[in-house]
Context: one part of a larger RNA
Molecule: small-subunit ribosomal RNA, 3' minor domain
Organism: Blastocatellia bacterium
RNA sequence: CACCGCCCGUCACAUCACGAAAGUGGGUUGUGCUAGAAGCGGCUGAGCUAACCGCAAGGAGGCAGGUCGCCACGGCAUGGUCCAUGAUUGGGGUGAAGUCGUAACAAGGUAGCUGUAGGAGAACCUGUGGCUGGAUCACCUCCUU
Repeated sequence: CACCGCCCGUCACAUCACGAAAGUGGGUUGUGCUAGAAGCGGCUGAGCUAACCGCAAGGAGGCAGGUCGCCACGGCAUGGUCCAUGAUUGGGGUGAAGUCGUAACAAGGUAGCUGUAGGAGAACCUGUGGCUGGAUCACCUCCUU
C1' cells in the first nucleotide's frame, strides 16, 4: 500500500499447553490393630562351669536354657497429600491459507457503549435503565474576540 480500507465471531484443518473425568498405577505420611528376628534389659536358672575363696565338701562368679519387657522389617484396615496416566469432554494460544455471514470503526448504513433480563448458526438481536467517549439541525446559557 490510506473504504477495492480496517475489522468481529462461529465452523473446518494442523499444532501446543492447560482444566474436568469412571478410574488405574506409584511416592510419602497419619491413626487403629497385628506381628515380634537379632540385640539389649529384668526375673529365673534343678543343667553346665578353667582362673577367685576354700585342705576338701562346697561357695562366689559365669554360661546354656526358660520367661517377661523394649523394638526393626513385615501384615490387615482406614484416612491425608503429591506425581504419573485415563475413554471422553471443555474452553484457550498459534498458524500461509479455507467456510458462513458483516457485529464494530464514517450518522459504519438500526449512533455507540454499558448494568440487567430473555433469545439466537456466528458475529449478535430484543426489552428496560444509565452514559456521551454520538453526527446533523434548531434554540437557550456562558466564555473569548